[in-house]
RNA sequence: GCCCCGGUAGCUCAGCCUGGUGGAGCGCCACACUGGUAAUGUGGAGGUCGCGGGUUCGAACCCCGCCCGGGGCU
Repeated sequence: GCCCCGGUAGCUCAGCCUGGUGGAGCGCCACACUGGUAAUGUGGAGGUCGCGGGUUCGAACCCCGCCCGGGGCU
């Protein structure tokens, strides 16, 4: 230098192919339950979807460039 995969909640990851309300588990907070914890149940908070631009009525998703991580080739 070229090719491939990945970057989405505090963590681990779906969702992208096929554009249309941003999700799950764990964690965190509150409440219920308990003599008190844990467990369990209910509710809640938490997101520039790596960055910038483009297309579109509308982008996590499509297009272009860049950054970061992993792997491969030379």